This is a predicted structure of an 89-nucleotide RNA (Glycine riboswitch aptamer) from Hyphomicrobium sp. The model forms 90% of the base pairs in the Rfam consensus. The prediction has a mean pLDDT of 78.
[in-house]
Order: sequence, then C1' cells, then structure tokens
RNA sequence: AUUCGUCCCACGGGAGAGCCCGGGUUUCACCCGGCGCCGAAGGAGCAACCGCCCCGGAAACUCUCAGGCCCAAGGACCGUAGGACUUCU
Repeated sequence: AUUCGUCCCACGGGAGAGCCCGGGUUUCACCCGGCGCCGAAGGAGCAACCGCCCCGGAAACUCUCAGGCCCAAGGACCGUAGGACUUCU
C1' cells in the first nucleotide's frame, strides 16, 4: 500500500401491532388498572448448519421476561463515508 473480518461514530432508508375501555386529569400529553395485539432494541429456547467435534458457536425460526401498539423517540438489517484493531498479500 492492499484484502477479509470485528468494533465505534456520522448521514440516509427502515416494518408490525387498540390514537380500545375505566379511573386519576380542564383538553392533549402523562400515570394506574383491565382486556386485546406486535417482533426488527435486548433476552431466552429449539435447531438446520459449522468447528479445534469431551465440548463449543449458532438464525430474520420460536417464546414474549423486557420492549412496543397516533406522532415523536427507539428500531434488527441495508447503503455511503470515516476512525481503531487483527489478519491475508
């Protein structure tokens, strides 16, 4: 200098599900309770598969503890641009 991977940061895109009922509230927002829902923060479970095969790593599948169900915020993941680390050449 360069390639793959990981992490961090910035910008852009980014779904689903009651703006339901009652109460606290002047309305909204918010809080409490009730029932009904969602899965793409996180978490957990099974497992295809993979590995150094004693054991371990494992999903966008499953469960909803958490979170969420007007907007906002958040948001797995994707793209772009940088920074750090390791590795190949």